[in-house]
C1' cells in the first nucleotide's frame, strides 16, 4: 500500500428498511437462623463519528476513527 471482518446495555451477543432485544452481571422482593443456590419482578436509553438515500435508517450508500487478520 492494497483487500477482508467487527464496532449495538458494565460483558457476551441477536436484529438484515417499520416500537431496540436476550443472557449474564446490578437492583429490590420471596424462600432461609444466616450466606449461596433457586424463583419474582424492576431499572438500563445503549446502536463508534459525520454526511448521502428513504415517509421512515442499528439496518442500504460514502467518507473518517478504532479494533482483529489476511496480502503485498
Nucleotide at each position: 500500500g492494497g483487500g477482508g471482518c467487527c464496532g449495538u446495555a458494565g460483558c457476551u451477543c441477536a436484529g438484515c428498511g417499520g416500537u431496540a432485544g436476550a443472557g449474564c452481571a446490578c437492583c429490590a422482593g420471596a424462600c432461609u437462623c444466616a450466606u449461596a443456590a433457586u424463583c419474582u419482578g424492576a431499572g438500563g436509553c445503549g446502536c463508534g463519528c459525520a454526511g448521502g438515500u428513504u415517509c421512515g435508517a442499528a439496518u442500504c450508500c460514502u467518507g473518517c476513527c478504532g479494533g482483529c487478520c489476511c496480502c503485498a

Transfer RNA from a Solirubrobacterales bacterium, 72 nucleotides, folded computationally. Rfam family: tRNA. About the family: Transfer RNA (tRNA) molecules are approximately 80 nucleotides in length. Gene Ontology term of the family: triplet codon-amino acid adaptor activity. NCBI's taxonomy places the organism under Bacteria, Bacillati, Actinomycetota, Thermoleophilia, Solirubrobacterales.